[in-house]
A computed fold for a 376-nucleotide RNA from a bacterium, annotated as Bacterial RNase P class A. The model forms 93% of the base pairs in the Rfam consensus. Its Rfam family is "Bacterial RNase P class A". Rfam classes the family as a ribozyme. Its family is annotated with tRNA processing, dimeric ribonuclease P complex and ribonuclease P activity in the Gene Ontology. The coordinates come from a structure-prediction model, not an experiment, and the mean pLDDT is 77.
RNA sequence: GGAGUAGACCAGGCGGCCGCGGUUCGGCGCAAGCCGUUCCGAGGAAAGUCCGAGCUCCACAGGGCAGGGUGCUGGGUAACACCCAGUGGGAGCGAUCCUAAGGAAAGUGCCGCAGAAAGGGAGACCGCCUAAGGAGCCCGGCGACGGGUUCCCGGCAAGGGUGAAAAGGUGAGGUAAGAGCUCACCAGUGCUCCCGGCGACGGGGGCAGCUUGGUAAACCCCACCCGGAGCGAGACCAAGUAGGAGAGGAGAAGCGGCCCGCUUCGCUAUGACUCUCGGGUAGGUCGCUUGAGGCGCGAGGUAACUCGCGUCCCAGAUGAAUGGCCGCCACGGGGGACUCCCCCGGACAGAACUCGGCUUACGGUCUGCUCCAGAU
Numbered sequence: 001g002g003a004g005u006a007g008a009c010c011a012g013g014c015g016g017c018c019g020c021g022g023u024u025c026g027g028c029g030c031a032a033g034c035c036g037u038u039c040c041g042a043g044g045a046a047a048g049u050c051c052g053a054g055c056u057c058c059a060c061a062g063g064g065c066a067g068g069g070u071g072c073u074g075g076g077u078a079a080c081a082c083c084c085a086g087u088g089g090g091a092g093c094g095a096u097c098c099u100a101a102g103g104a105a106a107g108u109g110c111c112g113c114a115g116a117a118a119g120g121g122a123g124a125c126c127g128c129c130u131a132a133g134g135a136g137c138c139c140g141g142c143g144a145c146g147g148g149u150u151c152c153c154g155g156c157a158a159g160g161g162u163g164a165a166a167a168g169g170u171g172a173g174g175u176a177a178g179a180g181c182u183c184a185c186c187a188g189u190g191c192u193c194c195c196g197g198c199g200a201c202g203g204g205g206g207c208a209g210c211u212u213g214g215u216a217a218a219c220c221c222c223a224c225c226c227g228g229a230g231c232g233a234g235a236c237c238a239a240g241u242a243g244g245a246g247a248g249g250a251g252a253a254g255c256g257g258c259c260c261g262c263u264u265c266g267c268u269a270u271g272a273c274u275c276u277c278g279g280g281u282a283g284g285u286c287g288c289u290u291g292a293g294g295c296g297c298g299a300g301g302u303a304a305c306u307c308g309c310g311u312c313c314c315a316g317a318u319g320a321a322u323g324g325c326c327g328c329c330a331c332g333g334g335g336g337a338c339u340c341c342c343c344c345g346g347a348c349a350g351a352a353c354u355c356g357g358c359u360u361a362c363g364g365u366c367u368g369c370u371c372c373a374g375a376u
Stems, first nucleotide, its partner, number of pairs: 001372010012329007020041003025036004043348001047359002050357005055230004067226005072086005087101001088099004102221002107219002109215003125160002127156003133152008168186006187211002189208008234286004240281001244277005253268004293312008331345006
């Protein structure tokens, strides 16, 4: 210098003016509210709403079925499908990364193309063999029979070929030819013993020819776990109108026909009218932000994390605030020029009950480590 890998941090700063949401205090006002003032006012992902919880309401004897989830070990946590530390497996020269990692010897399904055959210890295209059985021909022999050759029936799974995968590998023995058929070594599996580890598991020894294809984020089996809905949850206060309930309630009367009077008409015990109560609606208030909380120091732990002490209060809107302008400085890019000016730029994105995670989007700064090349 190049290529890579892992992690940490930032999300421009300060000041002034104007404005918006909430809030403290004070003043004015009967009140609604207004004015001044104090303090606070988006994020690392506020996002996707994918997991796990708190909280609220509903449901709930117990057991089972169905359905869903999880699935190596130990630890962390309120909990988790998250995190940490490890084990096994896989990728990479390496730093490092990935891993949903119980069971395929309970059963079922599937395994494209190619290939004879894709699971039954099956199957035979080329190939190898002619030992058992049968037929023909040739040669030898007096004959019994022997030898050779072709075919049928048959044996084999070594070699070739197909495939991601063909049923352990190499060698020797064996055989008609072959084959774990037998043996030696190697690999795997099962059983067993010893050692190390809390454990997953690792290391070593012995025995058994045991050699059994893959696939379970396919059905399934095994073990463990799981009620439902969500802050428009839910709780409280409560107009107007129309229903409901109760009380009072008028014939020399009452009420209505929209100024009043008169006249006239209509209604009235199946109740005009007045009052009270109750449910519900509009609207308002609470829930609502002090919390598995942040920061600092100390202690324990490899770590995730936990404990102790101190300190701080850090949005709470609902036609939904969190903004705009100016100046200076910092950063990045470009230009003029010569150490000063000028111009441009700043990603992804925005709370809506609250936390813990995961995932996705995205600009930059710094550090550790690895590999390669060069120089000293």